Large-subunit ribosomal RNA, domain IV from a metagenome, 314 nucleotides, folded computationally.
Its Rfam family is "Bacterial large subunit ribosomal RNA". Rfam links the family to the GO terms ribosome and structural constituent of ribosome.
The prediction has a mean pLDDT of 86.

[in-house]
Context: one part of a larger RNA
């Protein structure tokens, strides 16, 4: 010097992207526990007091010993408050990601009637299932609560004994070649006509979509109202500067002495919306943001020790 550790006046996060590390708490017993809850939880909440070791007692306890200190070492929760996501306990990128990704149970939509549907195979056959609609597949959603709004123009999907179209073969017909002919072959129009496709009609928990200019009220603004254009129909409810807001450190009010994050709010949503779910939401989370207490070499700004390892000298 580097490592790994100990301890460190006063401060006590001022470090720093960020309390990162580390310290701090810790076990047992007895008191005590808000808030909110889906009433089961939250909860070990929080916050305090106790604690060895003789001796006597069945026990409660009584009495006595030592230490600065009795879960005396080892092991051994930090703790509240809010806000976001995701209900949760599982899952995962064997080797930079453990999440808000995936699964879930619960919803809903489909498709299947059995020699099922769907799936692997060429097939034989096998799973589905030695199941039979309270069953199987597929699809989207993703505990619970309360909803889940318009719109079938497009595209998809289903119906549909009508028309339209619609290949071949068929059957009628005409016309060339060949041929004495009977053929044989080439082309033409007709006629008939499956799906499909046009065309109708349905469907949204199917793929999706869900307007624009102009006036207007006795201050002003503002616009409940009016007009007028296009559309398949013009975003209903509830969120709303949001894991979405570009202008943007929006404006307000909180928390600080100061706050570009964070919390409440406002609505001007550049580009929130309702099973690509809306909006809550207790419990939970090695999740993501912020606050605050305890704590401390993180930091003022450093010192002081141990041990280890490398290198030089002796």
């Nucleotide at each position: 010097a580097u490592c790994u550790c100990u301890c460190u006046a006063a401060g006590g996060a001022a470090c720093u992207c960020g309390g990162c590390a580390a310290a701090u708490u810790a076990g047992c017993c007895c008191c005590g526990u808000a808030u909110c809850u889906u009433c089961g939880g939250u909860a070990g909440a929080a916050g305090g007091g106790g604690u060895a070791c003789c001796g006597c007692g069945c026990a409660a306890g009584c009495g006595g010993u030592c230490g600065c200190a009795g879960u005396u070492a080892a092991u051994u929760g930090c703790g509240u408050c809010a806000a976001c996501c995701g209900a949760c306990u599982g899952u995962u990128u064997a080797g930079c990601a453990a999440a808000a990704a995936c699964a879930c149970a619960g919803c809903a939509c489909u498709c299947u009637g059995c020699u099922a549907a769907g799936u692997c195979g060429c097939a034989a056959g096998a799973c589905g299932a030695c199941g039979u609609a309270u069953a199987g597949g597929g699809u989207g959603u993703g505990a619970c609560a309360c909803g889940u709004g318009a719109c079938c123009a497009a595209u998809g999907c289903g119906g549909a004994a009508a028309g339209g179209u619609g290949a071949a073969a068929g059957c009628g017909u005409g016309a060339g070649g060949u041929g004495c002919a009977a053929g044989c072959u080439u082309c033409g129009c007709g006629u008939c006509u499956a799906a499909g496709c046009c065309c109708c009609c349905g469907u949204g928990a199917a793929u999706g979509u869900c307007g624009g200019c102009c006036g207007u009220a006795a201050c002003u603004a503002u616009a409940a109202c009016g007009g007028u254009c296009c559309u398949a129909a013009g975003g209903u409810a509830g969120c709303g500067a949001a894991a979405u807001u570009c202008c943007u450190u929006g404006u307000c009010g909180g928390g600080u002495a100061a706050g570009u994050u964070c919390c409440g709010a406002c609505c001007c949503g550049c580009a929130c919306g309702a099973a690509u779910c809306g909006u809550g939401u207790a419990a939970c989370g090695a999740g993501u943001u912020g606050a605050c207490g305890a704590c401390u070499g993180u930091c003022u700004c450093g010192g002081a020790g141990a041990g280890a390892u490398g290198c030089c000298u002796g």